């Protein structure tokens, strides 16, 4: 000096004007403190929290699914082990189960699985032709039968793979290596390895196909829930105007308010008026931000994270606030805007800094 891996951090900055919004402090004018993000996003998971449900337990659905460990708790995190890529730093992994059943494997090939054979390759029989010396031997051709899966060929995948031996040709038929099964010790919490001994070998593949197995799971989400509460309309209770009697002279008892039900009575229904109740609505308060909380040291752990100790207080609106302009300066400013909180993940992001490794060329 290229080239690349992995982590981490900033997200215009400064002053001035003139709003907006939460709490303070003031009788007011008015001050004075705070005022978006690493993702506030996507609502995908995981909890807190609330409200219903719920004796207990199951089934369905639904999620995950190597091991270990952190966590409140994950589909998250870390460290680990197989497998897969890269020369390497490192990256990627949905990584139980296919011998419990079902299913499906286009196209192309003989055959995609109860195996099977298309050109080949051997071997037997027959008929023919050639040659030699008749019987017979030797090639050749062409029907039949039979063996085989070495080699073509098809295919994403073809019944372990190489190589010798062996065979009429040919196969794990035999034998070494490689690969799979089992089995024992060694090493590891495990998950695995990792040696050494056995088995000639087992019936392709696919489970983000149904499926089996293990784990986990009640049901809505801050428009959740509580509390205050007008008009107006509705609902549930009482009472009622004129009289007529009593007496302790302002009470008391008794009494047909109107309308229906053909008159009349009870009895039902329905209606003004005036009080009362309790429910909703609109408004309003609350849930609302002090919390699995930030940061410092210390201190256990490889880590994830946990524990001690000091310190801080960092948005809370409810038509919803965080803005607009100027001046400077610079690397010339991206995606992007809180609504119940908080731990993840995944997504979008202009520019730069920092740390720690890798490989490759060259110089000393």
């Nucleotide at each position: 000096g290229g080239a690349g891996u992995c982590g981490g951090c900033c997200a215009g900055g400064c002053g001035g004007u003139c709003g907006c919004u939460g709490c303070c402090g003031g009788c007011a004018a008015c001050g004075g403190c705070g005022g978006a993000g690493g993702a506030a996003a996507g609502u995908c998971c995981g909890g807190g929290c609330a409200g219903c449900a719920u004796a207990g337990g199951g089934c369905a659905a639904g999620a995950c699914g190597c091991c270990a460990g952190g966590u409140a708790a994950c589909c998250c995190c870390u460290g680990g082990g197989g497998g897969g890529c890269g020369c390497g730093a490192g990256c990627c992994u949905a990584c139980g189960g296919a011998a419990a059943g079902u299913g499906c494997c286009a196209c192309a090939g003989a055959a995609a699985a109860u195996a099977u054979a298309c050109c080949g390759c051997c071997c037997c029989u027959c008929a023919c032709c050639u040659a030699g010396u008749c019987a017979c031997u030797a090639g050749g051709u062409g029907a039949g039968g039979g063996g085989u899966a070495a080699g073509g060929g098809u295919g994403a995948a073809a019944u372990g793979g190489u190589g010798c031996g062996g065979u009429a040709a040919g196969a794990g038929c035999g034998c070494a290596c490689c690969g799979c099964g089992c089995a024992a010790c060694c090493g590891g919490c495990a998950a695995c390895g990792g040696u050494u001994g056995u088995g000639g070998c087992a019936g392709g593949g696919u489970a983000a196909a149904c499926c089996c197995c293990g784990u986990c799971c009640g049901c809505u989400g801050c428009a959740a829930g509580a509390c205050c509460a007008a008009a107006u309309a509705g609902g549930g209770g009482a009472a009622u105007g004129a009289g007529c009697a009593g007496c302790u002279c302002g009470c008391u008892g008794c009494g047909a308010c109107c309308u229906g039900c053909g008159g009349c009575c009870c009895g039902c229904a329905g209606g003004a008026u005036u009080c009362c109740c309790g429910g909703g609505u609109a408004g309003g308060u609350u849930g609302c931000u002090u919390g699995a909380g930030g940061c410092c040291u210390g201190u256990g752990g490889u880590g994830a994270c946990g524990c001690a100790g000091g310190u801080c207080c960092c948005a809370g609106a409810u038509g919803a606030a965080u803005g607009a302009c100027c001046g400077u300066c610079c690397a010339c400013g991206a995606c992007a805007g809180a609504a119940c909180c908080c731990g993840g993940c995944u997504u979008a992001u202009c520019g730069g800094c920092c740390g720690a490794c890798u490989c490759c060329a060259c110089c000393c």